[in-house]
RNA sequence: CAAGUCGAACGAGAAAGUAUCCUUCGGGGUACAAGUAAAGUGGCGAACGGGUGAGUAACACGUGGGUAAUCUGCCCUGAAGUUGGGGACAACUCGCUGAAAAGCGAGCUAAUACCGAAUGAGAUAGUCUUUACAUAUGUGAGGAUUAUGAAAGGUUUCGGCCGCUUCAGGAUGAGCCUGCGGUCUAUUAGCUAGUUGGUGAGGUAAAUGCUCACCAAGGCUACGAUAGAUAGCCGGCCUGAGAGGGUGUACGGUCACAUUGGAACUGAGACACGGUCCAGACUCCUACGGGAGGCAGCAGCUAAGAAUAUUCCGCAAUGGGCGAAAGCCUGACGGAGCGACGCCGUGUGGUUGAUGGAGGCCUUACAGGUUGUAAAAACCUUUUAUUCGAGAAGAUGGGCAAGCCUCGAGCUUGCUUGACGGUAUCGAACGAAUAAGCCCCAGCAAAUUACGUGCCAGCAGCCGCGGUAAUACGUAAGGGGCUAGCGUUGUUCGGAAUUACUGGGCGUAAAGGGCGCGCAGGCGGUCAUGUAAGUCAGAUGUGAAAGCCCGGGGCUUAACCCUGGAAGUGCAUUUGAAACUGUGUGACUUGAGUAUGGGAGAGGGAAGCGGAAUUCCUGGUGUAGCGGUGAAAUGCGUAGAUAUCAGGAGGAACACCCGUGGCGAAGGCGGCUUCCUGGACCAAUACUGACGCUGAGGCGCGAAGGCGUGGGGAGCAAACAGGAUUAGAUACCCUGGUAGUCCACGCAGUAAACGGUGAUCACUAGGUGUAGCGGGUAUUGACCCCUGCUGUGCCGAAGCUAACGCAUUAAGUGAUCCGCCUGGGGAGUACGGCCGCAAGGUUAAAACUCAAAGGAAUUGACGGGGGCCCGCACAAGCGGUGGAGCAUGUGGUUUAAUUCGACGCAACGCGAAGAACCUUACCUGGAUUUGACAUCCCGGGAAUCUUUAUGAAAAUAGGGAGUGCCCUUCGGGGAGCCCGGAGACAGGUGCUGCAUGGCUGUCGUCAGCUCGUGUCGUGAGAUGUUGGGUUAAGUCCCGCAACGAGCGCAACCCCUAUCUUCAGUUACCAGCAUUUCGGAUGGGGACUCUGGAGAUACUGCCCCGGUUAACGGGGAGGAAGGUGGGGAUGACGUCGAGUCCUCAUGGCCUUUAUGUCCAGGGCUACACACGUGCUACAAUGGUCGGUACAAAGGGCGGCGAACUUGUGAGGGUGAGCUAAUCCCAAAAAGCCGGCCCAAGUUCGGAUUGGAGUCUGCAACUCGACUUCAUGAAGUUGGAAUCGCUAGUAAUCGCGGAUCAGCAUGCCGCGGUGAAUACGUUCCCGGGCCUUGUACACACCGCCCGUCACACCAUGAGAGUUGGUUGUACCAGAAGUUGUCGGGCCAACCCGCAAGGGGGGCA
Repeated sequence: CAAGUCGAACGAGAAAGUAUCCUUCGGGGUACAAGUAAAGUGGCGAACGGGUGAGUAACACGUGGGUAAUCUGCCCUGAAGUUGGGGACAACUCGCUGAAAAGCGAGCUAAUACCGAAUGAGAUAGUCUUUACAUAUGUGAGGAUUAUGAAAGGUUUCGGCCGCUUCAGGAUGAGCCUGCGGUCUAUUAGCUAGUUGGUGAGGUAAAUGCUCACCAAGGCUACGAUAGAUAGCCGGCCUGAGAGGGUGUACGGUCACAUUGGAACUGAGACACGGUCCAGACUCCUACGGGAGGCAGCAGCUAAGAAUAUUCCGCAAUGGGCGAAAGCCUGACGGAGCGACGCCGUGUGGUUGAUGGAGGCCUUACAGGUUGUAAAAACCUUUUAUUCGAGAAGAUGGGCAAGCCUCGAGCUUGCUUGACGGUAUCGAACGAAUAAGCCCCAGCAAAUUACGUGCCAGCAGCCGCGGUAAUACGUAAGGGGCUAGCGUUGUUCGGAAUUACUGGGCGUAAAGGGCGCGCAGGCGGUCAUGUAAGUCAGAUGUGAAAGCCCGGGGCUUAACCCUGGAAGUGCAUUUGAAACUGUGUGACUUGAGUAUGGGAGAGGGAAGCGGAAUUCCUGGUGUAGCGGUGAAAUGCGUAGAUAUCAGGAGGAACACCCGUGGCGAAGGCGGCUUCCUGGACCAAUACUGACGCUGAGGCGCGAAGGCGUGGGGAGCAAACAGGAUUAGAUACCCUGGUAGUCCACGCAGUAAACGGUGAUCACUAGGUGUAGCGGGUAUUGACCCCUGCUGUGCCGAAGCUAACGCAUUAAGUGAUCCGCCUGGGGAGUACGGCCGCAAGGUUAAAACUCAAAGGAAUUGACGGGGGCCCGCACAAGCGGUGGAGCAUGUGGUUUAAUUCGACGCAACGCGAAGAACCUUACCUGGAUUUGACAUCCCGGGAAUCUUUAUGAAAAUAGGGAGUGCCCUUCGGGGAGCCCGGAGACAGGUGCUGCAUGGCUGUCGUCAGCUCGUGUCGUGAGAUGUUGGGUUAAGUCCCGCAACGAGCGCAACCCCUAUCUUCAGUUACCAGCAUUUCGGAUGGGGACUCUGGAGAUACUGCCCCGGUUAACGGGGAGGAAGGUGGGGAUGACGUCGAGUCCUCAUGGCCUUUAUGUCCAGGGCUACACACGUGCUACAAUGGUCGGUACAAAGGGCGGCGAACUUGUGAGGGUGAGCUAAUCCCAAAAAGCCGGCCCAAGUUCGGAUUGGAGUCUGCAACUCGACUUCAUGAAGUUGGAAUCGCUAGUAAUCGCGGAUCAGCAUGCCGCGGUGAAUACGUUCCCGGGCCUUGUACACACCGCCCGUCACACCAUGAGAGUUGGUUGUACCAGAAGUUGUCGGGCCAACCCGCAAGGGGGGCA
């Protein structure tokens, strides 16, 4: 600031200033200002417009009706009037009070203010009456009569205009009533006293308990009353295919509210946002006495908050109020401002332009890719921005003046009137000039690489990323999306058929009530007829406008706006139809029921009876145990048990029959007899005539266990006691034992109360049992056979099901009704209610928390599940280890270092087939830096050999000798080697075997692992590969929805065993000859042997068994017999097995060092622990002497004979041999003979001392061997544990690789040469089939509970405090109405007056 206006309703009426006059110079008068301002009386408005959503679950709203139960100022139409009087009160003047706000008294005055009187067309009311229409009281029209009650003037150009009064009608607006509709909670089930109705009053504009008096006792409620919680309602808006779901901001309709509560006044209208009164809270003023105020109007301020604007311009337009009008007022409104808050439009440039530049990024084989026609450059355009200029429409309106006429709300002309705004728009100049960001790039979901980081930092909508190669974090490059925006957060709908009306389910996933009876409710057989409530069709009214949709039009386009249409699935009225549902009437028999005749049954209740058994008691016989267990013990028993016989007592339960048999609604029911009683079934006829089905609440029944009272108590047996078991054993086992179990009467009301499957009806292949009752055929009869109904099982078709499975007893196909479910946990719990004596039952949440929980099936794995089978797996044997000493490896410890790797089997005499230096990777010290090694470039030099000094060496500094190979055009060039220089690079036994290749180990030489096609299954998958046999074998045979195939098995390969043939030197020697007597020589090709080629063995033959098979058992022959023996050969895969230190290799790290060289040391340490071995403990032996027989190997930097020497290791000399020729080389055990005589020994050889030998540059740390001496432990090894099934174990020696030297290890070779296997119960490992599974990192799995500490959430809690609410009562403002009392009073009446009356005021 948002509500004022009217002087044309009324009275009164300034001042500044200007001009002028007077003046005592203080001032005063007059005119204009001006009848202006301001105030007052009066009228109209202020109840509109504007704001907000607190309250309200209501006739508040929406929609459709009613008002015959009503009102309506201004406006319109019509009718009739507007006569004549009176008395006041403000303003104003004077006085007074107060700080103020304000007030009091006296006096003057006008009106369209107020009051009588007159008139009454019409109105209202009463009485009488006519008529039309409606009906619950009535409404309209008309007549007669009585009564009541009106008015105001202003202005004018004198034509009028504006008012006023009464009435009727209209329009508009409002009031009231009413059908229907739209939230949640039943852990709110009963609510109600003016309550429900009536009569009579009062009251209102108006119906009504609206109010009152009296009377009656009603009214509402499971179709949800009452209570509580939440909420303004609607047109619409968002979403959705729709049905729906959510929502109610802006615009529009409506309601409510105006600081909180209450109240009335005025008025046509209010119980009044910018009025009044009172009370409360708050703020302000005060002289403390008292006053003032209400932004949920427009701006603005403060507070709260994640967050929301200018104290703007204008009445020019639209609209409103007043006015005759000009006009005034209008934060309504029109505009502008702020905010990318939303929607829409435009630009940030266009064309050409490849050497695909530079830079960035990525990659690498060093040359590419990408950014990218992108840029630059050339040409072009100028929207926008900037500057300059021109410049609207919105005004077809309004005002003033003039003119004209038809004199009107008339026409014409001129002037004037724009907040936005110098805005929109247009023109020119300028120059690509002024203008791009945000998110994302693992999947969903379009778009990827590098670096950094290293379960850190971080990301994340869900699943999930990140622990050293992150497309997922951060950055960069590139890419994708949208674009003046983009992303996040919040909210709603969708997807979600995840509340299922459209459109879901309940055997096992969540879900059928434990079962019946049954009220209400829902649903309901056949025929005829009526009706028209539902239903269907037409018409009419309504469903406001805006919005949505369609057509047209206006802003350059669009958003936006204008206009026309459609739609609005609704409600109401009305006219029809009559099939279906409902309803009325009549009929029917098939649903349901009744009657008759039958048989079946552990159906229920009561009473009585019976035998067997257990226990106890009494007596007899009888004697030492009984009992019990896996084994025992507690216990009982010499006071006579157990056992046995006889008699007795008592309680409980009823063996056999007994049967996926029967009965019952379910729970449940089992000896026999009697009584009472319910139901089902079969057969045949008769009767009733839909009487039916289901069933929320309700009522009843309801196992076991439990509770109460009283009985009873044999056996059994919670609790309890004892004995065992055990780490413990509050258990399982044993001995006892009380409640209880039994009966009667009550309570309780739950179960895996299960078919985990509600009840009823109908329909939809069969087969086969069983129980009850019938029918048919046949028979003498019974059976057999066919068939009907009812019940109860199994198997199966279609169909259904996620599958499993169900399948006329449905989980199939339909119908009706009821109950129940909506992720897991919290929890069937808490609180509240109800029930109960209690225990507890029933109804039944939330906070919080998780991303799952769950079903069925599949493949594996696993099982102290099952079946079958195999293996030196056990058993049967033989020999060992574990005890001793030593060797060797490992751990640990130590150390400067004791380099590294390997860790159950499957690391530990392993890498290492050989660490004194080297090796060597470790340590200490000394050196070195393009390097010890490779390639490239430049310069020099041949290479090479030798030597001096220093030094521990490496190395450093010198000296000397010396010149090659190939080509040549004779200049030179090339290859190789050495030295020096520069940088690219070398180097790494540094890390990662969890980044890898390759190689290897292991299950396991176990018999398995797969594929194609087909078939089955929604699918994962299955089948084949399972089954019956058989095998060493998924080997083979047979069968089979499978048929085939591959990798494995077997065979093919090698060695060995037998034979044949060929060939005979270095091998061999039968016969012949020679001989030094040695195959030595001649010779031989027979034999052994050598090494080539072949043969042989295949269940081929016979017998038996078996399925006429595979195959198995036995036999013959044969060198060998059923894979003859051995080797090589290792399927798909497992163990993130081992190895970056063989090699190769990604990434990382290092580069005067983590590289390289050198010397010395270490890997060899030593309290101890373990593994693998050697040698032993002795007489089947030791020792001494004599003597015999191998195989397979190796040898020139070698093997080394013979001779010689030494006790010996060995030395000296050195033949032969490049090997079937020579050598190593002696084989040993064995055999023959002697000694030892049971002992720490003539066993055993460790340890130590001395002396040596050999290898080697060098044996100190740290080699092997020899010899002399020494002579330890050890007398056969605890628990435990290893190997081996035949030329094997055991035992004996021989050789080789590595290697200068070093072997108890390793790899080979032969000699001698056993025992045992009943068998598969058990231990270990493995294969196949099957079963269970809550495991899948797969049992070394998974997983439960207590306890400790901290925190979160939710209950309980002595109490304490606030909010809300009911009832009763006390006090009570303003106000309204009534009543009582006094006070005061102009209009009218009486009266001359005084006064009185009537009436009024406070």

Small-subunit ribosomal RNA from an uncultured organism, 1402 nucleotides, folded computationally. Its mean pLDDT, the model's own confidence on a scale to 100, is 84. Its Rfam family is "Bacterial small subunit ribosomal RNA". The RNAcentral record of the sequence draws on ENA.